[in-house]
């Protein structure tokens, strides 16, 4: 220098191709339960890497950028 893949709550991950309320588990907080702790149950809690474009509507499509990984030279 060329090519490919990835980036989503505090952690991991689904949804992306085929645009329509952003999913689940863990964590954290409160309550119930327990002699207490743990476990269990219920409720709550924070997220789409950045900028721009298309669209009634973008995590998703398009352009540019940043970071990480891999391959080629």
């Nucleotide at each position: 220098g060329g090519g490919a893949g990835a980036g989503u709550g505090a952690g991991c991950c689904a949804a992306c191709c085929u645009g329509g309320u952003a999913u689940g588990c863990u964590g954290c907080c409160a309550g119930c339960u327990u002699u207490g702790g743990g476990a269990g149950c219920u409720g709550g809690u924070u997220a789409u890497c950045c900028c721009g474009g298309u669209u009634c509507a973008a995590a998703u499509c398009c352009g540019g950028g940043c970071u990480c990984u891999c391959c080629c030279a």
Molecule: transfer RNA
Organism: Candidatus Micrarchaeota archaeon